[in-house]
Molecule: small-subunit ribosomal RNA
Organism: uncultured bacterium
RNA sequence: AGAGUUGAUCCUGGCUCAGAACGAACGCUGGCGGCGUGCUUAACACAUGCAAGUCGUACGAGAAAGGGGCUUCGGUCCUGAGUAGAGUGGCGCACGGGUGAGUAACGCGUGGGUAUCUGCCCUUAGGUUUGGAAUAACUUGUCGAAAGGCAAGCUAAUACCAGAUAAUAUUGUAAAAUCAAAACCGCAAGGUGCCUAAGGAUGAGCCCGCGUCCCAUUAGCUAGUUGGUAGGGUAAUGGCCUACCAAGGCGACGAUGGGUAGCUGGUCUGAGAGGAUGAUCAGCCACACUGGAACUGAAACACGGUCCAGACUCCUACGGGAGGCAGCAGUGAGGAAUAUUGCGCAAUGGGAGAAAUCCUGACGCAGCAACGCCGCGUGAGUGACGAAGGCCUUCGGGUUGUAAAGCUCUGUUGAGAGGGAAGAAUUCUGACGGUACCUCUCGAGGAAGCACCGGCUAACUCCGUGCCAGCAGCCGCGGUAAUACGGAGGGUGCAAGCGUUGUUCGGAAUCACUGGGCGUAAAGCGGGUGUAGGCGGUUUAUUAAGUCAGAUGUGAAAGCCCAAGGCUUAACCAUGGAAGUGCAUCUGAAACUGAUAGACUAGAGUUCUAGAGAGGAAAGUGGAAUUCCUGGUGUAGGAGUGAAAUCCGUAGAUAUUAGGAGGAAUACCAGUGGCGAAGGCGACUUUCUGGAUAGAUACUGACGCUAAGACCCGAAAGCGUGGGGAGCAAACAGGAUUAGAUACCCUGGUAGUCCACGCCCUAAACGAUGGAUACUAGGUGCAGGGGGUAUCAACUCCUCCUGUGCCGUCGCUAACGCAUUAAGUAUCCCGCCUGGGGAGUAUGGCCGCAAGGUUGAAACUCAAAGGAAUUGACGGGGGCCCGCACAAGCGGUGGAGCAUGUGGUUUAAUUCGACGCAACGCGAAGAACCUUACCUGGGUUUGACAUCCCGAGAAUUUUGCAGAAAUGUGAAAGUGCCUCUUCGGAGGAGCUCGGUGACAGGUGCUGCAUGGCUGUCGUCAGCUCGUGUCGUGAGAUGUUGGGUUAAGUCCCGCAACGAGCGCAACCCUUGCCUUUAGUUGCCACCAUUUAGUUGGGCACUCUAGAGGGACUGCCGGUGUUAAACCGGAGGAAGGUGGGGAUGACGUCAAGUCCUCAUGGCCCUUAUGUCCAGGGCUACACACGUGCUACAAUGGUCGGUACAAAGGGUGGCGAGCCUGUGAGGGUUAGCUAAUCCCAAAAAACCGAUCUCAGUUCGGAUUGGAGUCUGCAACUCGACUCCAUGAAGUUGGAAUCGCUAGUAAUCCCGGAUCAGCAUGCCGGGGUGAAUACGUUCCCGGGCCUUGUACACACCGCCCGUCACACCACGAAAGUUGGCUGUACCAGAAGUCAUUGUGCUAACCGCAAGGAGGCAGGUGCCCAAGGUAUGGUCAGUGAUUGGGGUGAAGUCGUAACAAGGUAACC
Repeated sequence: AGAGUUGAUCCUGGCUCAGAACGAACGCUGGCGGCGUGCUUAACACAUGCAAGUCGUACGAGAAAGGGGCUUCGGUCCUGAGUAGAGUGGCGCACGGGUGAGUAACGCGUGGGUAUCUGCCCUUAGGUUUGGAAUAACUUGUCGAAAGGCAAGCUAAUACCAGAUAAUAUUGUAAAAUCAAAACCGCAAGGUGCCUAAGGAUGAGCCCGCGUCCCAUUAGCUAGUUGGUAGGGUAAUGGCCUACCAAGGCGACGAUGGGUAGCUGGUCUGAGAGGAUGAUCAGCCACACUGGAACUGAAACACGGUCCAGACUCCUACGGGAGGCAGCAGUGAGGAAUAUUGCGCAAUGGGAGAAAUCCUGACGCAGCAACGCCGCGUGAGUGACGAAGGCCUUCGGGUUGUAAAGCUCUGUUGAGAGGGAAGAAUUCUGACGGUACCUCUCGAGGAAGCACCGGCUAACUCCGUGCCAGCAGCCGCGGUAAUACGGAGGGUGCAAGCGUUGUUCGGAAUCACUGGGCGUAAAGCGGGUGUAGGCGGUUUAUUAAGUCAGAUGUGAAAGCCCAAGGCUUAACCAUGGAAGUGCAUCUGAAACUGAUAGACUAGAGUUCUAGAGAGGAAAGUGGAAUUCCUGGUGUAGGAGUGAAAUCCGUAGAUAUUAGGAGGAAUACCAGUGGCGAAGGCGACUUUCUGGAUAGAUACUGACGCUAAGACCCGAAAGCGUGGGGAGCAAACAGGAUUAGAUACCCUGGUAGUCCACGCCCUAAACGAUGGAUACUAGGUGCAGGGGGUAUCAACUCCUCCUGUGCCGUCGCUAACGCAUUAAGUAUCCCGCCUGGGGAGUAUGGCCGCAAGGUUGAAACUCAAAGGAAUUGACGGGGGCCCGCACAAGCGGUGGAGCAUGUGGUUUAAUUCGACGCAACGCGAAGAACCUUACCUGGGUUUGACAUCCCGAGAAUUUUGCAGAAAUGUGAAAGUGCCUCUUCGGAGGAGCUCGGUGACAGGUGCUGCAUGGCUGUCGUCAGCUCGUGUCGUGAGAUGUUGGGUUAAGUCCCGCAACGAGCGCAACCCUUGCCUUUAGUUGCCACCAUUUAGUUGGGCACUCUAGAGGGACUGCCGGUGUUAAACCGGAGGAAGGUGGGGAUGACGUCAAGUCCUCAUGGCCCUUAUGUCCAGGGCUACACACGUGCUACAAUGGUCGGUACAAAGGGUGGCGAGCCUGUGAGGGUUAGCUAAUCCCAAAAAACCGAUCUCAGUUCGGAUUGGAGUCUGCAACUCGACUCCAUGAAGUUGGAAUCGCUAGUAAUCCCGGAUCAGCAUGCCGGGGUGAAUACGUUCCCGGGCCUUGUACACACCGCCCGUCACACCACGAAAGUUGGCUGUACCAGAAGUCAUUGUGCUAACCGCAAGGAGGCAGGUGCCCAAGGUAUGGUCAGUGAUUGGGGUGAAGUCGUAACAAGGUAACC
């Protein structure tokens, strides 16, 4: 780059991933080498060993074992040896090594400064003199378990002390005074030391500028505090300390407090700026069990020193003692986690020494660990039958795959053997190490895994599983076809590693300096005045702080970068360079900013004049209206509502009239008009008062803008005190509505609303838009003021300023929109934002009388939340239009009986499917068997059916027995066709039987895996495309608009122009005419007959071919000179003539796996198949669709007419005979314009019935029959006789129909052996009504709103109940840190005392000087008491919050969401 909010789009915005890195850890795996790295946790506790000693050339003393000699065997002498070990003394131990607890600090970094010190080292100058007193070691004694002491005695020094000398040192103005030493080695030369002084080098101390984390829910802190003077102290400045004096010092540029943290060079990341980090290496700091303290020393307040206190561990004879791994190894513990109790001083470095040397867990090496980086290998070539095996498969094949095997090679590595370094400068000396490296031999042998494969993201299939098991970084997978789970095959990526987890940066412009925003997405404080701060007009001069340029110093090394170099290469190492954006100093420039001084007037302000205004405050005065009171008139209602009721009224209301009371508000004027900073302000008059505007002159001279804190104002509601109270009106009461109605509606009604004073301080306080200044097209209103023109004047016109609106160009914007009143272009200042929820909540602070306000989190949870616009859908939104949609009519259904289908129930089974419209006389155009799929029972297993193979047999026909049949088991007859032939036979086609297995079979499941077909919206007028244009885009335009139509039908207009699927037309049928043709049809004319029967004819009817006809073509009117509509003429028919076929893009996971086809799954002696019987026909009941009726517009009887369309040879069947009839018998004709079914019926004529359960109605039942069929019991239809049920026009509700239609009447057909009230057709008779579109239903177009998009059968809110999670409050309680006051006071420094003790010096002595112990005091660690603060833990109970499965109650919001919503 990119993915996930949406149906889609653009934007805002958060979350997550892909990159790099690591002192890592974990899982799986693991061949080698080089170079690095390795307790991030418990600054937890530590056994054991080692890590700091050295010097005999400072000093005294001085063994033993061993060896040798002698011996009386007791010993002694020599050597060992002036050795070891110890002591005095010197130097070192303050380095090196470890750790990061503390520290937010001059601690660190950087750059400066100086009031200072500096052992060892270097340079220079001078000196190194005279004396003295001790003491350890040692010896003896003694105490103690030990550690360790004590006493007496001896002794040395480069140990200690005194004197001398004394400058360039110190003190001092000076005079002057004061201050040192150590020797040792060497024959010697000389060397090494020592003392004093000066300088250097190195190191250190101290001070200063700048930089250095988070919290303001830490805002005030400070008494040695800030300064001065004097003194003390220190190496040295200084409140560092003390006394006195003054009252300062720090702080919004963040003091104080709290939290966290060693800092830096660097490291990681990043394009950079930044961000994160501070392992290894290097610099600085701090610490050394915890706290305190000093001593020694050049340097320490000292890691392997001392003292004290505390905790812990160890030893103990219980009296006392010992210890400090954050040195190297190592142990335990903690932890996800981090190594050997190794070798060596060979190298580098350090300490001591004159040196030899000694010491050195610093260091150099080795060991362990894939912990990291780098390098190498695990073989190379050839090899197709593309082997086998695996996997997949459309069964053809594909893939693993040149991969393997096989053949030919190589030898990195490995193993064995031989040789063998550099590292040593510098004579000796090498831990590493017989290592690196070199040579030879052997031999493809010993050496590949891990993760991933739905998208992001490279890589796909099969099997298993079936919202299970599981996966998951985000989106999300899994509910029977999972590329997402698990396995396999294959593939992709990386590779001795690969993944996961954790952390950091990046992506993230997601805190934005580089580099973001604030009208609606999060975000402008409700408004103003103004302090600090920030910014600031024109001009002159000076300055040089900022700025710019140059130079110098510094910016350690390492690291990064560049160049060249060394290890075979690389990592790694070494050399040089560059860089280090910084800081400091010096010099220069002077445009800009600043500063200083001066000037100006364009910003700002002052003065004068004028007019406008609901600007503010106070006092006063009106009229209209409501209500109440009083009186009059007057009578039965009033009031209120969707409709009512509560309520008022015969005690006189409402209405009307007169008078009065009281409070509140100010009709008309009134206006996107005015004023005000905002909130807000509306009768009139007066007084006081603020601001703005216009014009004019003069003046001041930048006096300005903004504004953190601060202060003031601030609607309504609310609070306090006191008034007032007419109307209105929370709460409350009653009446309605309702399932409920704590609401909406009604009747009442209290706070409140009003006034005065005081609080409160919030609003959708909105232009959702902070203030100021400048600039950037216009047009058109309104208000105030001015100028010009014009006029007698008013008007008018032009123009300037101020304010207030609308439209609009550029520009901006995600879009909507804004647009001189900016959301444009710029500058300055302030405020605010950083995903949604939790939450404006908790807690703390401040304010308030309270209500509450202000400031304002976190845990937890989600992957969205959101803005604008788009297309749909929807609305109890709007507009227009259509439809038997309503209305107007006619006839029905719903009631009865029956038929039929469905539900339910029943059953062994009542097979299955269809379920709002669009299932229910539907699949089924016809279940007695069959059908048949269901049930019971009996059989069968390569099968009832297909193909292949083997064996036998001609096929086939007749027949017996058992059985319900299927089936089983017998008997007899019979040898065909084609080819070859050796005439025996063999082979083949078809058929039958038997057998083997591949397979058959399934009306078994999934219509939510599918094809096909169908229904439905809907015969509704719509649905789209190409190009162009518009829009960032989804999309729009076209298709919208004005007319018109049955129609997106046509016309006009138009950034559209065209086109496609639909509409219409073309097709069929019907209505008129012409023509052609007349048989089976027809008959006008001529004959003829019972009869178009026959001859004849084809005019007519009719038949069926071809044509014509109708097109708004003609006329008039209306209309835009249009489309079209209205009327008319002609015409058989007139505006689509009637009817049919024809069904756009799509919707409903609509219907169908049981028509058919088909994927997957399932069954395979059964879920297949055969057979018999039964069931699908059951029956308390419910529903749908129908038939027949309830009667007189009718029933019955008799008579007489008129069709069309069909069907017929396994058929239709005339006529005749027969039966009451269904029918039967016989048979003519007909393969059909010829014969038959076939009678049409209603109608018409006549007769009868006379309003009744009937001469209506026909159910039901009994009897007798007919027909079909193997067979009518379950379970057919029809006939005759008898029987004669319900039913007297049907509740709520509901259906069809607009003309040859409804209604009514018959006829035919498919299915079919038989069975029709169903279905599909045909004709006969033949109406009524439509004012109209308000309403119901459905639909179309435009528009509007939307929080819906599974699209209103949508979305969604809150309580309650249950479970879980985190948090708050809470009587308290526990702990950490800390403040204040007081007590206490170890060790120790200092001060003081020093009666006890005392070598050096003085003194003849006594004694003194000096010193020490001891005492006292100040300070002070631990500890204690009291009382606060703060932070945590915990707490019965309690509060809200969040999340959860399909819980409960309602329906608040989204549409006018059904009472507009919201604050």